This is a predicted structure of a 75-nucleotide RNA (c-di-GMP-I riboswitch aptamer) from an uncultured Pirellulaceae bacterium.
[in-house]
RNA sequence: UCCUGACAAAGGCAAACCGAUCGCGAGGUCGGGACGCAAAGCCAUGGGUCUCACGGAGAUCGCCAGGCCGCCUGG
Numbered sequence: 001u002c003c004u005g006a007c008a009a010a011g012g013c014a015a016a017c018c019g020a021u022c023g024c025g026a027g028g029u030c031g032g033g034a035c036g037c038a039a040a041g042c043c044a045u046g047g048g049u050c051u052c053a054c055g056g057a058g059a060u061c062g063c064c065a066g067g068c069c070g071c072c073u074g075g
Base pairs, nucleotide, nucleotide: 002075003074005072012037013036017032018031019030020029021028022027035062041068042067043066045065046064047063048060049059050058051057052056
């Protein structure tokens, strides 16, 4: 540097749902909670989907692609 991901170790994230709160909304944040995740870490760049006060403005990276960065195992 590249590849790999088990029934391993250390650790990480956290769907649905519930409570609080913000937002017109999609949804966001915090707490509880775990369906799952080897990038379910970060970035709305392209596509998809979704929302609205729709010539436009937004949401989603736990839909896919791309970019950047990274722990452990084995090769």
Of the family's consensus pairs, 100% are formed in the model.